[in-house]
Formats: sequence, C1' cells, structure tokens
RNA sequence: GCCGGGGUAACUCAUCGGUAGAGUGUUUCGCUGAAAACGAAAAAGUAGUGGGUUCGACUCCCACCCCCGGCACAA
Repeated sequence: GCCGGGGUAACUCAUCGGUAGAGUGUUUCGCUGAAAACGAAAAAGUAGUGGGUUCGACUCCCACCCCCGGCACAA
C1' cells in the first nucleotide's frame, strides 16, 4: 500500500430501512440474625466521527479515525 471483518449500555453481544434490546454488572426493595443464592423493580446508549440518499438510517452510499486478520513491497 491492497483486501476482508469489526466499533451499539460499565462489560459481552443482538437488532440489518419503520422511532434500540438481552445477558452480566450497578442501585433499590423483598427474603435472612447477617451474608450468599433466589425473587421483584429501576437507572444506564446523540449506535466510532463527519457528510450523503430516503418520508424515515444502527441498518444503504462516500470520506476519515481506531481495533483484528490476510496479502504485497522494502530492509
């Protein structure tokens, strides 16, 4: 330099054009003598950044940034 995959909640990942969700974790409550476990509820995301297409974009297109893998070149 070229090709491919990825970036969404604190973490691991769904959602793949129609107003974003789960598990874990966190907080509160219940239970217990007290914890753990278990049960109930709650909070938490301008979807990497900037543009474009569209009535509507996490989703499609373009540029850039970052991470992973492969190939090539040089030494």